[in-house]
RNA sequence: AUGUGAAAAUGGCAAACCCGUCGUAAGGCGGCGACGCAAAGCUUCCGGUCUUGUAGCUGUUAAAUGAUGACUGCUUUUUUGAGUGAGUCGUGAUUUGAUGUGACAAGAUAGCGGGGCCACUCUC
Numbered sequence: 001a002u003g004u005g006a007a008a009a010u011g012g013c014a015a016a017c018c019c020g021u022c023g024u025a026a027g028g029c030g031g032c033g034a035c036g037c038a039a040a041g042c043u044u045c046c047g048g049u050c051u052u053g054u055a056g057c058u059g060u061u062a063a064a065u066g067a068u069g070a071c072u073g074c075u076u077u078u079u080u081g082a083g084u085g086a087g088u089c090g091u092g093a094u095u096u097g098a099u100g101u102g103a104c105a106a107g108a109u110a111g112c113g114g115g116g117c118c119a120c121u122c123u124c
Base pairs, nucleotide, nucleotide: 003124005122012037013036018031019030020029021028022027035111041117042116043115045114046113047112048109049108050107051106052105053104056101057100059099060098061097062096063095064094065093067091068090069089070088071087072086073084074083075082076081
C1' cells in the first nucleotide's frame, strides 16, 4: 500500500411504530426509539422498485345525444298498407367522466443491488 473479516478494542450509524413539519405523492427533515449495519459514510453513473404527469392502447362502467328493429298506443284507409313518435324491450354509434395498462418526462429510494470517491482499529 492492497485485499480480507471469525475474534478483540475505541466507538459510529439508526429500521419499524409514534409525534411535529415539508411535499399531490413516493418520500425528506427533526425528536423519541433500536430492527439491524464493517462502510447502514458520501455520490443517482447503470439496473431494479416506488410516486406524479402525459401521448397512445385496450376492456369495464356511469351519463348525455342520435340511429335502427320488434311490440303496444294514436291518426288515416273498405282492406293490405302508410304516417306518428307517447311507452317498453333489444342492437349498435358518438361525446364526456371514472377506472386498467403504459412508451416518454420529472421526482424518490444510497437501509434494493452494481459502479465511483473517502475512511477508524486490529487479525490474516